[in-house]
């Protein structure tokens, strides 16, 4: 210098004006529910996405037993938990840094084994051989009788899993009718979204007719973030100090302008350089958290590998 490997980080910057959402304070209005104005502060992401794995939280009478079903699978560790993460063994790929792996069991049973081949586990081709399908060899094939191969086929073993999800759920207010018809139910309905047992104990389902569908809480202080320290190979843990960082709800986080920056194009200039235009990714919170996966213009940092050259 070139080509790579592995980690981590940023996600155009600054300012002005006009708006939107939340909170605090002041003022005014009020039907006392709240509304309006002003000022100040705060206001999307590394993936907010897919909703795939796991949890917190809420509800179901309890979260019990059995069957079914689903998931996981070397060994050890981390975590609230996981199908996640770390370490390590083995196998495969790569010259290498490294990458990938559903990686238990085929001495329980079943199923499958393309093409070729007589035959893929029950049968028996060709040549030789023997008392004897008795023994040897050939050919096909990934595999040919042997304890064959496949478990990302059923299955077996071990372990785990109750269901639904913030449109959960709770409260307030409004509306009306507790109406009519049919059905089920103490021989136990409904309740729970696989089934049964166990539990509970009086109402439930469908249709017709008619109506309500507004507000508040849940809601953001949390397995939280930052800093250095200690323990550990690491994932991670422990104590200390500091910080408070969106909370909307038909759903705010926007628009315009100026300057600077990156990239691309055109023009001017001998040149240094200057001017104009375009563009700056993927994307958009919705109860919260930990992961995984996917999308992504451009750029930065650190460690390492291979090759070439120079000393």
């Nucleotide at each position: 210098g070139a080509a790579g490997c592995g980690a981590g980080c940023c996600a155009g910057g600054c300012g002005a004006u006009c708006g939107c959402u939340g909170c605090a304070u002041c003022a005014c209005c009020u039907c006392c529910g709240g509304g309006u104005c002003a000022u100040g502060c705060a206001g999307a992401g590394g993936a907010a996405a897919g909703u795939c794995g796991g949890g917190a939280c809420u509800c179901c009478a309890a979260a019990g037993g059995g069957c079914a079903g689903c998931g996981u699978a070397g060994c050890g560790g981390g975590u609230a938990a996981c199908u996640c993460c770390c370490g390590u063994c083995c196998g495969c790929c790569g010259u290498g840094a490294g990458g990938c792996g559903a990686g238990g069991a085929u001495c329980a049973g079943a199923g499958c084994c393309a093409c070729a081949g007589a035959g893929a586990c029950g049968a028996g081709c060709c040549g030789g051989u023997u008392a004897a399908g008795u023994c040897c060899g050939g050919g096909u094939g990934a595999a040919a009788c042997g304890c064959g191969g496949c478990a990302a086929u059923c299955u077996c073993u071990a372990c785990g899993c109750g269901g639904a999800g913030c449109a959960a759920c709770a409260c307030c207010a409004a509306a009306u009718a507790g109406g009519c018809a049919g059905g089920c139910g103490a021989c136990g309905a409904c309740g729970u979204g696989g089934c049964c047992c166990a539990c509970c104990g009086a109402g439930c389902c469908u249709g017709c007719g008619g109506g309500u569908a507004g507000g508040u809480g849940g809601c953001u202080u949390g397995a939280g973030c930052c800093g250095g320290g200690c323990g550990g190979c690491a994932a991670c843990g422990c104590a200390c100090g500091g910080c408070c960082u969106a909370g909307a709800g038909g759903a705010a986080u926007g628009a315009u302008c100026g300057c600077c920056g990156g990239c691309g194009g055109c023009c001017c200039g001998c040149g240094a350089g200057g001017g104009c235009c375009g563009u700056c990714a993927c994307a958009g919170a919705a109860u919260c958290c930990c992961g995984c996966u996917u999308a992504c213009c451009g750029g930065c940092u650190c460690g390492c590998u291979u090759c070439a050259c120079a000393u």